This is a predicted complex of two RNAs, RNase P RNA and transfer RNA, with 402 nucleotides together.
């Protein structure tokens, strides 16, 4: 140079804070325990609560090689294709452009199942001739542009001309035969070959019920109506469905408690597996605040300390960081 | 905590089915007037908040960031 990992001052002293458990009538009191690899943005997923169950259809919105891993994912792992680097190894929103719609500015003759500007060549008209006119053929050369669209070389043919044919040599669709669960690879044919945008609409597949702990739960008590229906409401936008007694008033309250941390946990060690993980054992308990702790000050000592702090919980991504260090290539 | 919403000229704002960004108001020169204001004429001033990709081509689409704002018992 590549790629992946650990750490995120380190010890004592003395004051303070927050939970918790012993104590106490209540306190003093004693011991124990106290942020992060991103807690951070809230960009995805889920748990867990609410609307009864979370049901169908439709709209709407997310994703897009293939095989797997998960509670789920837009995450990760392994591979495939294509790009990139001398190389270790990066990087990749990578279905469908022969279902359809649109758009492709300038500048060009034309931007699509299209198209003759210049050139080249047939015919006619004009001219002595140079030339020109008009109508037709050519996509092979110019010449615009980001793009004019499979295709070199030699040969044939033509009025001149094209894969218009022929031979060699190549290429994608598409067949076919092995290999591989697969994506796809390799060989062998290859008659039909007219451009790009889907992160333009769209089309096809897979998914999503909607709202977020400010979620939601925890009072007494009286009075009218109703208890079949109806009417009304509730349940994401809309329909279908489905579900519910409704209304007021008095006390009492913008406050306490509960959700609130043992959990899809943590680090070990077997075993399986390329790995993402996955299952066994035996162990540990590791903030839970509500204005909101986790702090200060001394001394020793280095590498003189970044980015920054939990507010229901977890997988993820992304983003930010002064530095020391290991490991593999 | 948890939802939404905007960054474009010094200053309020347009522009967004993608093709070289415009409008008031300030700002400067000249004109008019003795002279300022006002009016006429002209002119200047943009990394369209940072980065990255799609795409020939991005203020405009997609992705991530960073600032500002609002709304929820």
């Nucleotide at each position: 140079g590549u790629u992946u990992g650990u750490u995120a001052g380190a010890c004592g002293a003395u004051c303070g804070c927050u939970u918790g458990u012993a104590g106490u009538u209540a306190a003093a009191u004693a011991c124990a325990a106290g942020a992060g690899g991103a807690a951070a943005g809230u960009c995805c997923g889920g748990g867990c609560a609410g609307c009864g169950u979370a049901g169908g259809a439709c709209a709407u919105g997310a994703c897009a090689g293939u095989c797997g891993c998960u509670a789920a994912c837009g995450g990760c792992g392994a591979c495939c294709g294509g790009g990139g680097g001398u190389g270790a190894c990066c990087c990749u929103a990578g279905g469908g452009a022969a279902a359809g719609u649109g758009c492709c500015a300038c500048a060009g003759a034309a931007a699509c199942g299209a198209a003759a500007c210049c050139g080249c060549c047939a015919c006619g008209g004009g001219g002595u001739a140079a030339c020109u006119c008009g109508c037709g053929g050519u996509a092979a050369g110019g010449g615009u542009g980001a793009a004019a669209g499979g295709a070199g070389u030699g040969g044939g043919g033509u009025a001149a001309g094209a894969g218009c044919c022929c031979a060699c040599a190549g290429c994608a669709a598409c067949g076919u035969a092995c290999g591989g669960u697969g994506a796809c690879g390799u060989g062998c044919g290859g008659a039909g070959g007219a451009g790009g945008u889907a992160a333009a609409c769209c089309c096809u597949g897979u998914c999503a019920g909607c709202u977020g702990c400010a979620a939601g739960g925890a009072g007494a008590u009286c009075u009218a109506c109703a208890u079949c229906a109806a009417a009304g409401g509730g349940c994401g936008g809309u329909c279908c469905g489905u579900c519910c007694g409704u209304a007021g008033g008095u006390c009492g309250c913008u406050a306490u408690c509960c959700g609130c941390u043992u959990g899809a946990u943590c680090g070990a060690g077997u075993a399986g597996g390329c790995a993402a993980c996955u299952a066994c054992u035996a162990g540990g308990c590791u903030a839970g605040a509500u204005a909101g702790a986790u702090g200060a000050u001394c001394g020793u000592u280095c590498a003189c300390g970044a980015c920054a702090g939990a507010a229901c919980c977890c997988g993820g991504c992304u983003u930010a960081c002064c530095g020391a260090u290991g490991a593999a290539c | 905590g948890c939802c939404g919403g905007a960054g474009u000229a010094g200053c309020u704002c347009a522009g967004c089915u993608g093709g070289u960004a415009g409008a008031g108001c300030a700002g400067c020169u000249g004109a008019u007037u003795u002279g300022u204001a006002a009016u006429c004429a002209g002119c200047u001033g943009g990394u369209c908040g940072g980065g990255g990709g799609u795409u020939c081509g991005a203020u405009u689409c997609c992705c991530u960031u960073c600032u500002c704002c609002g709304g929820c018992u």
Record summary
Its mean pLDDT, the model's own confidence on a scale to 100, is 75. It holds a member of the Rfam family "Bacterial RNase P class A". By type it is a ribozyme. Gene Ontology terms of the family: tRNA processing, ribonuclease P activity and dimeric ribonuclease P complex.